Context: one part of a larger RNA
Molecule: small-subunit ribosomal RNA, 5' domain
Organism: uncultured bacterium
RNA sequence: AUGAACGCUAGCGGCAGGCUUAACACAUGCAAGUCGAGGGGUAGAAAUAGCUUGCUAUUUUGAGACCGGCGCACGGGUGCGUAACGCGUAUGCAAUCUGCCUCUCACUGGGGGAUAGCCCGGAGAAAUCCGGAUUAAUACCCCAUGAUAUUUUGGAAUGGCAUCAUUCUAUUAUUAAAGAUUUAUCGGUGAGAGAUGAGCAUGCGUCCCAUUAGUUAGUUGGUGUGGUAACGGCACACCAAGACGAUGAUGGGUAGGGGUCCUGAGAGGGAGAUCCCCCACACUGGUACUGAGACACGGACCAGACUCCUACGGGAGGCAGCAGUGAGGAAUAUUGGUCAAUGGGCGCAAGCCUGAACCAGCCAUGCCGCGUGCAGGAUGACGGUCCUAUGGAUUGUAAACUGCUUUUGUACGGGAAGAAACAGAGGUUCGUGAACCUCCUUGACGGUACCGUAAGAAUAAGGAUCGGCUAACUCCGUGCCAGCAGCCGCGGUAAUACGGAGGAUCCAAGCGUUAUCC
Numbered sequence: 001a002u003g004a005a006c007g008c009u010a011g012c013g014g015c016a017g018g019c020u021u022a023a024c025a026c027a028u029g030c031a032a033g034u035c036g037a038g039g040g041g042u043a044g045a046a047a048u049a050g051c052u053u054g055c056u057a058u059u060u061u062g063a064g065a066c067c068g069g070c071g072c073a074c075g076g077g078u079g080c081g082u083a084a085c086g087c088g089u090a091u092g093c094a095a096u097c098u099g100c101c102u103c104u105c106a107c108u109g110g111g112g113g114a115u116a117g118c119c120c121g122g123a124g125a126a127a128u129c130c131g132g133a134u135u136a137a138u139a140c141c142c143c144a145u146g147a148u149a150u151u152u153u154g155g156a157a158u159g160g161c162a163u164c165a166u167u168c169u170a171u172u173a174u175u176a177a178a179g180a181u182u183u184a185u186c187g188g189u190g191a192g193a194g195a196u197g198a199g200c201a202u203g204c205g206u207c208c209c210a211u212u213a214g215u216u217a218g219u220u221g222g223u224g225u226g227g228u229a230a231c232g233g234c235a236c237a238c239c240a241a242g243a244c245g246a247u248g249a250u251g252g253g254u255a256g257g258g259g260u261c262c263u264g265a266g267a268g269g270g271a272g273a274u275c276c277c278c279c280a281c282a283c284u285g286g287u288a289c290u291g292a293g294a295c296a297c298g299g300a301c302c303a304g305a306c307u308c309c310u311a312c313g314g315g316a317g318g319c320a321g322c323a324g325u326g327a328g329g330a331a332u333a334u335u336g337g338u339c340a341a342u343g344g345g346c347g348c349a350a351g352c353c354u355g356a357a358c359c360a361g362c363c364a365u366g367c368c369g370c371g372u373g374c375a376g377g378a379u380g381a382c383g384g385u386c387c388u389a390u391g392g393a394u395u396g397u398a399a400a401c402u403g404c405u406u407u408u409g410u411a412c413g414g415g416a417a418g419a420a421a422c423a424g425a426g427g428u429u430c431g432u433g434a435a436c437c438u439c440c441u442u443g444a445c446g447g448u449a450c451c452g453u454a455a456g457a458a459u460a461a462g463g464a465u466c467g468g469c470u471a472a473c474u475c476c477g478u479g480c481c482a483g484c485a486g487c488c489g490c491g492g493u494a495a496u497a498c499g500g501a502g503g504a505u506c507c508a509a510g511c512g513u514u515a516u517c518c
Base pairs, nucleotide, nucleotide: 001516002515004514005513006512007511008510011370012369013368014367015366016365017363018362019328024326025325026324028323029322030321033070034069035068038067039066044061045060046059047058048057049056050055051054077281078280079279086206087205088204089203090202091201092200093199096198097197101194102193103192104191105190106189107188109143110142111141112140119132120131121130122129123128149174150173153170154169155168156167157166158165159164179186180185207253208252209251214244215243216242219241220240221239222238223237224236225235226234256278257277258276259275260271261270262269263268283304284303285302286301287300306317307316308315309314334360336359337358338357342356343354344353345352346351373404374403375402376401383395384394385393386392387391410454411453412452413451414450418445424439425438426437427436428435429434462507463506464505465504466503467488468487469486473502474501475500476499477498483490484489
């Protein structure tokens, strides 16, 4: 010093922290949705009319589900694997991509066929699936237009770092678009910049074992082709025989890395909890699809182990999200509240969602702060303990008693900041979409923090130690016994070392012990 545990003890508050073990298995609930201003439109509701009095028709409104868009690659968890360009640091990409966002330029013309849903029928225990009829779109397809895009063949200029890059010009071919609306707006397509995010390459650094000395066939290099956003044995075909290694290859063991944290005068040594950045993983192993981005924790497929349902034909599942359960363990919390703030997704917005987050609950786990009274008071009381014992020393101003205070606690009363906005209304500036001003609205925490009043010392001290190291000593008991102990060592009849008592010392709501690091 600690993410600690154990023993004894315990008044309060603030701030932090809380499965270090089984990446063991998980009941239950929640953790990713949103948009009707993309689309068709149902159940239901309301109104009106007709009346056969419980139906039909029309109008308005309208969940859930479905098609479509965006998000689900963020946020949250864990540290299995990994000794590696994984991480750190410094560079490079003339070898690259980038949805949403910002700026600039140009455009947004015409047409078509389906399919979910709905309806009808069927199979199945279920999960779910099949057939028929019919319908829409910002879903899908075709045509047109088209360039600073891509492509073919030329020419020119400039520059550089080999391959080349940039710009200009001619030519050839290919590829776009979508509408909605409350008429305020919100969108769509192509191109070029930016920003952000990502990918790749390289120098240096990055644990132990030589009781691991040789290793390697896609291996090392070349040519070509494929693949990728992109370079590359990344993959493949052919050719050559290389490549690495005592400056430690290969093999084995261990381990996520860093900012940081602990210790120390420093140099060093040790650690990698919380918080931040990067990486890896999501029951185990593999695979791709979609997409700007995944080889995807709460997506898909296959295989495996395990658990569950079954009508035995077949199906369902994945807490290393938040709570919670069992197990393991010396050991680690609530199946809580709210979206009020901050942030995220969708939406024009209102808003919806958000176990992110903010709060509350539990735990002396830690740090910090406060309290458990203060002043006076000597017949130095009683009692205890000790002694040289008619007496004295000590406990000790300690108590009693007198006066004072009320932090804290109790009761009562008041009571926040965190909130500024968005939207709405009005206005100003300037000129077409912004900025600003005024009004109005919104608090989970919480009737919490805090403030005031009242009575009353009232509600609040323990733990370890006392031979030396090491601050603090006597008596009794015991008699190498019982026991103590970190080391030296104590105990065999006067034990300051064992046990008890009185006294003292050190810390203090803590004190000791154990474990680990310096």